[in-house]
């Protein structure tokens, strides 16, 4: 003391996690000891058994056992104390229950102190005995008897009653010499009662409650006050400072946590209360309304013989049930206190102790010192080796603990007495022996690798791992951290300044009420005196121990225990002080208000009036239209519209003035006049003298819709209806149109009621408009104008302030008061319950559940159906195509045994392939082979190699035969066959989303960055923007920038112009032509423009003119963009096959679609004959002449050429004839025959030549390509692979040679700069609702069921109290037991009633899922700007009216 987590990144805002401490815990893995603690938190649930209160013979008597007896003991009952303590629980309780602090109107057993007394009688009755009932319980008759049981007299003080005179009241003996005892009275101590003043939880979705209720007098009753209770009177009393109700919950001391201040708790220990199965009740007592005591109700359980009876563990063990869950039916009265007793004792589940429990919390320990071939095993591993690791082994040593003998306590005071306990503690032997685990290792957070798996299984505290290279899943090796534990649930407190008093906030992030007025509350200007509430100081009393700190001290230490001692806050009471706030008081005038005089105004309100204009009527002119739109139609119109022109009638709004202008509390408020009328501003300093500010509950105003009642109705316009659009169109546009819109009255009360900013009150730089005053200069005077000043509205901007945007005297700045709100997104401004309302809804106002984010501001980028600029054959303008046909050739798609793979918008598709008949070859059948068709290494044998035969399609198998090589130091060696063994060979199998390299494309488009400074909280900016240029971020200028690099340009190659030099094979007359060098063009001259720039336009020279043409060169980068089949290459797969050979077939198929050619559809043509003129290549397994054969491919034959030497005929053109617009003398497919070449081989499948045949086509929809000058077009020639060749391809080379660019609105791409975004995977984005399925929690619901409360009546048990009564008992009598009525009553029982929980067919909506359906509302100008209120309508986001807001 902080960390993760919203973004491409950033700063704020906010919630979620998490790291620490705790705990009467429980749970999972593991578990050696020994002390001190703690132990049913849940059902105050039911409870078997034991045992938890007795005791006294020195009050009584009786009986029984032993005894000769004297006496002992034992028992029940009479009696007396005790049993009200001590022990358990926390159900009720929101209260004088506790806490604390005072107080008077009481009581008090046994104890203390003091006085004083203690006489003298009586009559019963339980034990017993007998006898009856009863199953018990238990009961009832007769009979006997005793007391310190019971009575009555006497006796009398400082007791009671009374003013007083007077009157009343007492007692007990026991034992044997001294003590217990009793009575009465005064007072102590301790204890209990009662009253009080502060303090105590949540709800206002509980706002009024009370009738013995507040007083009072009087009785009555109680130890005592008291409405405690009763008659009577009065009519009170409490409540917003929370009464009444609901909910909840014993309190306190402390406890835990935090830095405190708080916040949670209230187990063990103490202290007070309250309860004893549930309820009611009194009794006896000093005390009880009594846990182990009564006596009644209920409800349970047990026992009966069926008539009737017994019980009450929330005591101590225990049981059973709940539950995640909490112990022994244990030992002793030795020590502590406790009843009895004179004692001895006797009781004592309090209390000592033990036992179980790692439940805590202390403490010990599981060795310790040496030990490097750094063993062996695991792991990893680039194979070198690195880690486990001094760790084991191994060797010395210790005994704490362990085991076994032995010895043995204090606790005991005072003779006696020790449960613990043969315990702790001591000594001895024995032997490293008996003793380690669990979490975690992606970030927070200490700790890393390997296999396996493959969005599977799995993990997860948040954030998120996993879809074949997972430090995140599961094992493994290692490594961190703790340690008898160790993690994980669960709860509390902190971190959270995340309810903030210490200590937040509110323009935009959640939050200022729509606006005033005001009661209560708070808060309040200067001064004089006084007072002491308040504040301060001192003093005194009290706050229990204990716990907490501090100092010491016993247990070996330490948890633990003990003794001293401080302290702190509260509280009551005394005494003092008087600044400060308060009370009272004297005064003041700066706040506030009043008086005067004056100003400005769409402030209100209600009358009345006024033109402009639409819209209707009427009359006229007039004729074929008109209205409307992006274009249309619906619509009006020949029954006369639109126009026009006059003249009426109606109803709303008021043009210009008009403004950043006025007024108003706010909503809002405009024609002009009248009446009434609110507030305001300035002067002036004349009265009053704090009257003042805010403001909960309350009060009034409150846009526009909308709601009643009556009127009004021109325009305009929700629903409606039609026309359009459109895939639909319940919209957007169009034409109509009803409520409404407008009036009076009456309601509703919301809005972007926004300055998204509550009021007041001081203070804190300045500039500048503007509206209303006043002053003061200026003028003769008046306007103007200047300065000053006041109140108002409006921009700038200093400091200061903000998360940033920005605010900035009108504050979002420094301060002080008051009030209202905000505490994460959604659900939800809903749901229920109350108030208003006619109604619509209005306003108060949650929860379940769910998501980890939602969310401000500002950045970088990208896109926008936003803008500015600016290029490109991108469009226009032009010329030729494609798209229609037949044909090649790609490619889809079907087909096939197989039709092997690879490319797929742009950037595949005459591409990879610049040569598929075999081979190529990767496909399929079929046959064959396995260290293998190649390579290395290892052994063995052989020269190598050449010719013949079988056998088969071949591969292959197999006979025979020739033939014996180089090197040499004489051992071998090398290169070559074959054989065998394994390591290994091979693989065109996946995987281009594991790569390398190479390459498309955006783009030859101008741009992409960097150090340093600078700005910024920060992302980031600046530079790189702006002005102007340019093909160019190409160059000038500006400029917090300055300067680098990487493209652009330039170097390089080719053509043109020229010079020089050499020239074979070329030219031979200069040239021309090759080849090598140089030269030549820089805006270098001139003028205009621009800035004097940079650079443009015009011109001259010049072979060329502003980049002279082409070529070649491809910035930072996107496209996970192509290729693992060119090649390399990580992984992963096959290994008698996915290797390797062979033969044959296929890659060449065919209903179709597509790309790209190339033939053509004809006369600018076609066919014959004739005549010209290139350039670039290529030629020994070659290029081939001249000659000759064949109509002709093409043969025959070889002269020259290893090449500027030989070979290779240009064609379009030009002349000249034919042909005449036809499916032709166009076009050449297609078929037939018959030839020629190449090559083993030409049938699937080759090119060529002749003859015959003569399809389609007569210029091609919608679309769409390519081209800007030596281009397009048209014509040919050539190479490369190649045996041939399917080439109409591609790549080159000349000939012939146009047409338009007036431009940048529009398509398409692309730069720059700006704006806007809810986008960033980046618009092929995001995103919104309906329905449809599945899962979830809630709301309403006929209703059902429980539950506690109150009121009404009925009945009424025990009881207490009062009232009668005395046949029968007892008494002399009085009485009184007993009986019988009443008044209160618990429980019951009925009746409504109001609340609360639970459930309820169905039903509303919500949240949440995987890639369903239907639109496309938001987010750019989102394609109709969006959004708020309110109404009406539509599947569905929506849409429209009216009003408002810019966000």
């Nucleotide at each position: 003391a902080g960390a993760g987590u919203u973004u491409g990144a950033u700063c704020c805002u906010g919630g979620c996690u998490c790291a620490g401490g705790a705990u009467u815990a429980a749970c999972g893995c593991u578990g050696g000891c020994a002390g001190u603690g703690u132990g049913u938190c849940u059902a105050a649930u039911a409870c078997a058994u034991g045992c938890a209160a007795g005791u006294c013979g020195a009050g009584c008597g009786c009986g029984g056992u032993a005894g000769c007896a004297a006496u002992a003991c034992c028992g029940a009952g009479c009696g007396g104390c005790g049993a009200a303590c001590g022990g358990g629980u926390g159900a009720g309780u929101a209260a004088c229950a506790c806490g604390u602090u005072g107080g008077a109107a009481u009581c008090u057993g046994c104890c203390c102190c003091g006085a004083a007394c203690u006489c003298a009688g009586g009559g019963a009755u339980a034990a017993c005995c007998c006898g009856u009932g009863g199953a018990a319980a238990c009961a009832c008759g007769g009979g006997c008897u005793a007391a310190u049981a019971c009575c009555g007299g006497a006796u009398a003080g400082u007791c009671c009653c009374g003013c007083a005179a007077g009157g009343g009241u007492a007692a007990a003996g026991a034992u044997u010499u001294a003590u217990c005892g009793g009575u009465u009275c005064g007072g102590g101590a301790g204890g209990a009662g009662c009253c009080u003043g502060c303090g105590u939880c949540c709800u206002a979705u509980c706002a009024g409650c009370u009738u013995g209720u507040u007083g009072g007098u009087g009785a009555g009753g109680u130890a005592a006050u008291g409405g405690c209770u009763c008659a009577c009177c009065a009519a009170g009393g409490c409540u917003a400072u929370g009464a009444c109700g609901g909910g909840u919950a014993g309190u306190u001391g402390g406890u835990c946590u935090g830095a405190g201040a708080g916040g949670a708790u209230g187990a063990u220990c103490a202290g007070c209360c309250a309860c004893a199965a549930u309820g009611g009740g009194a009794c006896u007592g000093a005390g009880a309304c009594a846990c182990g005591g009564c006596c009644c109700a209920u409800a349970c359980u047990c026992c009966u013989a069926c008539g009737g009876g017994a019980g009450g563990c929330a005591g101590c063990a225990g049981u059973a049930a709940a539950g995640a869950a909490u112990c022994u039916u244990c030992c002793a009265c030795a020590a502590u206190g406790g009843g009895g007793g004179a004692a001895a004792c006797c009781c004592u589940g309090a209390u000592g102790g033990a036992g179980c429990a790692a439940c805590a919390c202390u403490g010990c320990g599981u060795g310790a010192u040496c030990g490097a071939u750094g063993a062996a095993g695991g792991u990893c591993g680039u194979a070198a080796g690195a880690u486990u690791g001094u760790a084991a082994a191994g060797a010395u040593c210790u005994u704490u603990u362990c085991u076994g003998a032995g010895g043995g306590a204090a606790g005991a005071a005072u003779u006696u007495u020790g449960a613990c306990g043969g315990u702790a503690c001591c000594u001895c032997a024995g032997g490293a022996a008996u003793a380690a685990g669990c979490a975690c290792c992606g970030g927070c957070u200490a700790a890393c690798u390997c296999c396996g798996u493959g969005c599977c299984a799995g993990c997860a505290g948040c954030c998120g791992c996993g879809g074949u290279a997972a430090u995140a899943c599961g094992g493994a090796g290692g490594g961190u951290g703790c340690a008898a534990g160790c993690g994980u649930u669960a709860u509390c407190c902190g971190g959270a300044a995340u309810c903030a008093u210490u200590g937040g906030g509110c323009g935009u992030a959640a939050a200022g009420a729509g606006u005033c007025c005001g009661c209560a509350g708070g808060u309040g200007g200067u001064u004089u005196g006084u007072u002491a509430a308040g504040u301060c100081a001192g003093a005194u009393g009290u706050u229990a121990a204990a716990g907490a700190c501090c100092a010491g001290a016993g247990c070996u230490c330490a948890a633990c225990u003990c003794u001293g001692g401080c302290a702190a806050a509260a509280u009551a009471u005394c005494u003092g002080a008087a600044a400060c706030u308060g009370g009272c008081u004297c005064a003041c005038u700066a706040g506030a208000g009043g008086c005067u005089u004056u100003c400005a105004g769409a402030g209100g309100u209600a009358u009345g009036u006024g033109g402009a204009a639409u819209u209707c009527u009427g009359u006229g002119u007039g004729u074929a239209g008109g209205g409307g739109u992006a274009a249309a139609a619906u619509c009006c119109g020949u029954u006369g519209a639109u126009a026009c022109a006059c003249a009426g009638a109606g109803g709303a709004a008021c043009a210009c003035c008009a403004a950043a202008a006025g007024c108003g509390a706010a909503g809002g408020c405009a024609g002009c006049a009248u009446a009434c009328u609110g507030g305001g501003a300035a002067a002036g300093u004349c009265c009053u003298g704090a009257c003042a500010c805010u403001c909960a509950u309350g009060g009034a105003c409150g846009a526009a819709a909308g709601c009643g009642u009556g009127g009004g109705g021109a325009g305009c316009g929700a629903a409606c209806a039609g026309g359009a659009u459109u895939a639909g169109a319940u919209a957007c546009c169009c034409u109509g149109g009803u409520a409404g819109u407008c009036c009076a009255c009456g309601c509703c009360c919301u809005a972007a009621a926004c300055g998204a900013u509550g009021g007041a009150u001081a203070c804190u730089a300045g500039g500048u408009g503007u509206g209303c005053g006043u002053u003061a200069c200026c003028u003769c005077a008046a306007c103007c104008g200047u300065a000053a000043u006041g109140c108002g509205u409006g921009c700038c901007g200093c400091a200061g302030c903000u998360a940033a945007c920005g605010c900035u005297g009108u504050a979002a700045g420094u301060a002080u008061c008051c009030c209202g709100c905000c505490u994460g997104g959604g659900a939800a401004g809903u749901a229920c319950g109350g108030u208003c309302g006619c109604a619509a809804g209005a306003u108060u106002a949650a929860a379940a559940c769910u998501c980890a984010a939602a969310g401000g501001a500002a950045u970088a980028g990208a896109c926008g159906g936003g803008g500015a600029c600016c290029c490109a054959c991108a469009c226009a303008a032009g010329c030729g195509g494609u798209g229609g046909a037949g044909c090649a050739u790609g490619u889809g798609g079907u087909u096939u045994a197989a039709u092997u793979c690879g490319a797929c918008a742009a950037u595949a598709a005459g591409c990879g392939a610049g040569g598929a008949a075999c081979c190529u070859c990767a496909c399929c059948a079929a046959g064959a082979c396995u260290u293998g068709a190649c390579a290395u290494c290892c052994c063995g044998a052989g020269a190598a190699u050449c010719c013949c035969g079988a056998a088969g399609a071949a591969a292959u198998u197999u006979g025979g035969g020739a033939g014996u090589g180089c090197c040499g130091u004489a051992a071998g060696g090398a290169a070559c066959u074959c054989g065998g063994u394994g390591a290994c060979a091979g693989g065109u199998g996946c995987u281009g989303c594991a790569u390398g390299g190479u390459c498309g494309u955006c783009g030859u488009c101008a741009g992409c960055u960097c150090g340093u400074g600078c700005c910024u909280u920060g992302a980031g900016g600046u530079g790189u923007u702006c002005g102007g240029u340019u093909a160019a971020g190409u160059c000038c200028g500006u400029g917090a920038a300055c300067g680098a690099g990487c493209g652009c340009a330039a170097c390089c190659c080719u053509u043109g112009u020229c010079c020089u030099a050499u020239g074979u094979u070329g030219u031979u007359u200069u040239u021309u032509c090759a080849u090598a060098g140089g030269a030549g063009a820089c805006u270098g001259c001139c003028g205009g423009c621009u800035c004097u720039a940079a650079g443009u336009c015009g011109g001259a020279g010049g072979a060329a003119g502003g980049u002279a043409a082409g070529g070649a060169u491809g910035a930072c980068g996107u496209c996970a963009g192509a290729u693992c089949a060119g090649c390399a290459u990580g992984g992963c797969c096959c290994u008698u096959a996915u290797g390797u050979c062979u033969u044959g077939g296929g890659c060449g198929a065919c209903a179709c679609a597509c790309g790209u050619g190339c033939u053509a559809c004809a006369a600018u043509g076609g066919c014959c004959g004739g005549u010209a003129c290139a350039g670039a290549g290529g030629g020994c397994u070659g290029c081939a002449a001249u000659g000759g054969a064949g109509u002709a491919a093409u043969c025959c034959g070889g002269a020259g050429c290893c090449a500027a030497u030989c070979c290779u005929u240009a064609a379009a053109a030009c002349c000249g004839g034919u042909c005449u617009c036809a499916g032709u003398u166009c076009g050449a497919a297609u078929u037939g025959a018959g030839g020629g070449c190449u090559g083993a081989a030409a049938c699937u499948c080759g090119c060529c030549c002749u003859c015959a045949u003569g399809a389609a086509g007569u210029u091609g929809g919608a679309a769409u390509c390519g081209c800007u000058a030596g281009u397009a077009a048209c014509c040919g020639c050539g190479u490369a692979u190649c045996a041939g060749c399917c080439a109409c391809g591609a790549c080159g080379c000349g000939g012939u040679g146009a047409a338009u660019a007036u431009g940048u609105u529009c398509c398409u791409g692309g730069g720059u700069c700006u704006u806007g975004u809810a986008c960033u995977c980046a618009c092929c984005g995001c995103c919104c609702g309906u329905c449809a399925c599945g899962u979830c929690a809630u709301g309403a619901a006929a209703g059902g069921u429980g539950g506690g409360g109150g009121c009404g009546c009925c009945c009424g048990a025990a009881g207490u109290c009062u009232c009668g009564u005395u046949a029968u008992c007892c008494g002399c009598a009085a009485g009184g037991a007993g009986c019988g009525g009443g008044c209160c009553u618990a429980a019951g029982g009925u009746g409504a009633c109001a609340c609360c929980a639970c459930u309820g067919a169905u039903u509303g909506g919500g949240a949440c899922g995987a890639a369903g359906u239907c639109g496309u509302a938001a987010c750019a100008a989102g394609g109709u700007a969006u959004c708020c209120g309110u109404a009406g309508g539509a599947g569905a986001a929506c849409c429209u009216g009216c009003g408002g807001a810019u966000g």

Overview
This is a predicted structure of a 1447-nucleotide RNA (small-subunit ribosomal RNA) from a wastewater metagenome. Rfam family: Bacterial small subunit ribosomal RNA. Rfam links the family to the GO terms ribosome and structural constituent of ribosome. The coordinates come from a structure-prediction model, not an experiment, and the mean pLDDT is 85. RNAcentral holds the sequence, with entries from SILVA.